[in-house]
RNA sequence: CGGCGGCCGCCGCCGAAUCGCCGACCCUGGCGAGCCGGGGAACCACCUGUUCCACCGGGGUGAAUCCGCGCCGCGGCGCGGUAGGGAUAGUUCCGUCCCGAACCCGUCAGCUAACCCGGUAGGCGGCCGACGGAGGGAACA
Numbered sequence: 001c002g003g004c005g006g007c008c009g010c011c012g013c014c015g016a017a018u019c020g021c022c023g024a025c026c027c028u029g030g031c032g033a034g035c036c037g038g039g040g041a042a043c044c045a046c047c048u049g050u051u052c053c054a055c056c057g058g059g060g061u062g063a064a065u066c067c068g069c070g071c072c073g074c075g076g077c078g079c080g081g082u083a084g085g086g087a088u089a090g091u092u093c094c095g096u097c098c099c100g101a102a103c104c105c106g107u108c109a110g111c112u113a114a115c116c117c118g119g120u121a122g123g124c125g126g127c128c129g130a131c132g133g134a135g136g137g138a139a140c141a
Stems, first nucleotide, its partner, number of pairs: 009127006018033005034120006044110001057108001058105004066081006084099005092134003
């Protein structure tokens, strides 16, 4: 001097997941606000009949659905795309770069006022970087 990693602080990103108060300290819980989700009337929707096939439930959170091809030990795996979603350090457009998962309920739930119940995690990046471009707006002088 450079690279990698750890701790503290601050800034930022995905996400509902932030803030305040009272505790606790061999402990790490509770309350409230804000934000988020579920259940739950009327009305509406669904609910009827016929034919064929099948024996496979259905539902929720979330952007995370669906299609094609190949492989497979039929549980899945891999490529390519896609509905949809995010970032680009004020916003919008363009451009660019990404995600397109996972989990839960347990035979049960359409919508839904009153009412009832629950969550408030986790992960990642940066520290003069923040100037990818264009336009518009605002503020100040």
Model confidence (mean pLDDT): 80 of 100. Predicted 3D model of a 141-nucleotide RNA (c-di-AMP riboswitch aptamer (ydaO/yuaA leader)) from Rhizomonospora bruguierae. The organism belongs to Rhizomonospora, within Bacteria. Of the family's consensus pairs, 96% are formed in the model.